Model confidence (mean pLDDT): 81 of 100.
The RNA shown here (transfer RNA) has 73 nucleotides and comes from Candidatus Paceibacter sp.
It matches the Rfam family "tRNA". The family's RNA type in Rfam is transfer RNA. About the family: Transfer RNA (tRNA) molecules are approximately 80 nucleotides in length. Gene Ontology term of the family: triplet codon-amino acid adaptor activity.
Lineage of the source: Bacteria > Bacillati > Minisyncoccia > Minisyncoccales > Candidatus Paceibacter.
It was read from a public genome assembly.
Order: sequence, then structure tokens, then C1' cells
RNA sequence: GCCGAAGUAGCUCAACUGGCAGAGCAACGGUAUCGUAAACCGUAGGUUGUGGGUUCAAAUCCCACCUUCGGCU
Repeated sequence: GCCGAAGUAGCUCAACUGGCAGAGCAACGGUAUCGUAAACCGUAGGUUGUGGGUUCAAAUCCCACCUUCGGCU
């Protein structure tokens, strides 16, 4: 230099053929307990890597770029 994959909550990952961004764990609050943990109930947490484009509508499609991983030379 070329090709491919990945980037979504603090972490691990979903999101069907473009149509309300979710789960588990973690965090916080509560119930319960003499107390703690487990358990149960609840709450909060997102510029979907960045910038454009298409569309009534984009995590999803198109273009460029950034980062990581793999392959080729």
C1' cells in the first nucleotide's frame, strides 16, 4: 500500500427486510435482616466511532475519515 471484519449504556452483547434504541452484569434507591451477602421490587445511565449524503423516517443504505483485529504484498 491492498482486501476483509469490528466500533451501540461503565462491561459483555442484541436490535428481523430502514419504522418507539433493548437485555444481562455492574451502579444507585428500596423491601427484608440484629447486621452483611444472596433474594425480590424499582431508578438512572446512549450525539449508535467522527463528518457528510439518500429517505417521510437511518444503529441499519451510500461516501470519506479515525481506531482495533485478521489476511495479502